[in-house]
């Protein structure tokens, strides 16, 4: 700097945890968690080709470097706008919802 609501699982070993951290929720898990290995797959960041107004766009996936293969990055935090609710007062607060941005995180 870019992307993160799409997509893609079987087997073996293993034996109780796992979903990044803390807390809460919710969920997965002895019909076998994490981790490791094998095979398979997804995707298209790197790559290759074509085009280009040089910003980028399109195509490809045999081989190569990564990544990924429950749930939006599982949900949440902060700020703003709007709506609802409350109120019927006029700075409304709190709460709930939607959107946008930020933060945190992941990958390249």
């Nucleotide at each position: 700097c870019a992307u993160c609501u799409a997509g893609a699982g079987g087997g073996g070993u293993g034996g109780a945890g796992g979903g990044a951290c803390a807390u809460g929720g919710c969920c997965c898990u002895a019909a076998g968690a994490a981790a490791c290995c094998c095979c398979g797959g997804c995707a298209a960041c790197c790559a290759u080709c074509c085009g280009c107004a040089c910003g980028c766009g399109g195509a490809u996936a045999c081989a190569g470097g990564u990544g990924c293969c429950a749930a939006u990055u599982c949900c949440a935090u902060c700020a703003g706008a709007c709506c609802g609710c409350c109120a019927a007062g006029g700075c409304a607060a709190a709460c709930g919802g939607u959107c946008u941005g930020a933060g945190a995180g992941a990958u390249g």

Record summary:
The RNA shown here (SAM riboswitch aptamer (S box leader)) has 108 nucleotides and comes from a soil metagenome. The coordinates come from a structure-prediction model, not an experiment, and the mean pLDDT is 81.